[in-house]
């Protein structure tokens, strides 16, 4: 840095249904595939949502497949 390139080599895995963990929100494995170039890992800001206490705000959690940060990373070829 893109001409081959809607490529090639992998990878993840929504809904969903089974089993299990948790009050919940949701998580894990299995099957199953909606998407996904970080859908790879950090809750650090802002969103959602649960639980609790409550007055309009706290305190604990969850979601990285809401968004931004942050961090490290896979194919081909070319320098």
């Nucleotide at each position: 840095c893109g001409a081959c390139a809607c490529a090639u080599a992998g990878g993840c895995a929504a809904a969903c249904u089974g089993c299990a963990g948790g009050c919940a929100a949701c998580u894990g494995c299995a099957g199953g595939a909606c998407g996904c170039a970080a859908a790879g890992c950090c809750a650090c800001g802002g969103g959602u949502c649960c639980u609790c206490g409550a007055g309009u705000c706290g305190a604990g959690g969850a979601u990285a497949g809401c968004c931004g940060g942050g961090u490290u990373g896979c194919c081909c070829g070319a320098c």

Background
A computed fold for a 79-nucleotide RNA from Zoogloea sp., annotated as c-di-GMP-I-UAU riboswitch aptamer. The sequence was found by an Rfam model in a public genome assembly. Rfam family: c-di-GMP-I-UAU riboswitch aptamer. For this family Rfam cites "Bioinformatic analysis of riboswitch structures uncovers variant classes with altered ligand specificity" (Weinberg et al., Proc Natl Acad Sci U S A, 2017). The model forms 95% of the base pairs in the Rfam consensus.